[in-house]
This is a predicted structure of a 73-nucleotide RNA (transfer RNA) from Cryptomonas gyropyrenoidosa. Its Rfam family is "tRNA". By type it is a transfer RNA. Lineage of the source: Eukaryota > Cryptophyceae > Cryptomonadales > Cryptomonadaceae > Cryptomonas. The prediction has a mean pLDDT of 81.
RNA sequence: GAGUAUAUAACUCAGUGGAUAGAGUACCAGAUUCCGAUCCUGGUGGUCGUGGGUUCAAUUCCCUCUAUACUCA
Numbered sequence: 001g002a003g004u005a006u007a008u009a010a011c012u013c014a015g016u017g018g019a020u021a022g023a024g025u026a027c028c029a030g031a032u033u034c035c036g037a038u039c040c041u042g043g044u045g046g047u048c049g050u051g052g053g054u055u056c057a058a059u060u061c062c063c064u065c066u067a068u069a070c071u072c073a
Base pairs, nucleotide, nucleotide: 001072002071003070004069005068006067007066010025011024012023013022018056027043028042029041030040049065051063052062053061
């Protein structure tokens, strides 16, 4: 320099163009316990990487940029 893939909660990841955007872990509270751990119940936490476009409607499709990883040179 050329190409490909990925970017969603604190972490690991789902999400077929129409749902109030979800799960597990973590954290907080409660229940249990002599006290803790485990288990159980509930809860907090998201400008869906940036900026545009298509569409009645975009996390999802298209383009640009950024970051990361890989391949080729």